[in-house]
RNA sequence: GCACCACUCGCUUAAUGGUAGAGCGUCUGUUUCACAUACAGAAGAUCGGGGUUCGAUUCCCUGGUGGUGCA
Numbered sequence: 001g002c003a004c005c006a007c008u009c010g011c012u013u014a015a016u017g018g019u020a021g022a023g024c025g026u027c028u029g030u031u032u033c034a035c036a037u038a039c040a041g042a043a044g045a046u047c048g049g050g051g052u053u054c055g056a057u058u059c060c061c062u063g064g065u066g067g068u069g070c071a
């Protein structure tokens, strides 16, 4: 330099163009003398920008970060 892949709550990871969901973690409450466990509940996310579309996590372009391969 070229090609390909990935990017979603703190972490791991779903989502065939139509309400962004789950597990762990965090917080609150109940329980306990207290802690832990258990139970109930809550907060929290689509890498940036642009385009297509009635509608974009999804499709297209461009940039960023990381990885793999070739030179």
Base pairs, nucleotide, nucleotide: 001070002069003068004067005066006065007064010024011023012022013021018054026042027041028040029039030038047063048062049061050060051059
Molecule: transfer RNA
Organism: Deltaproteobacteria bacterium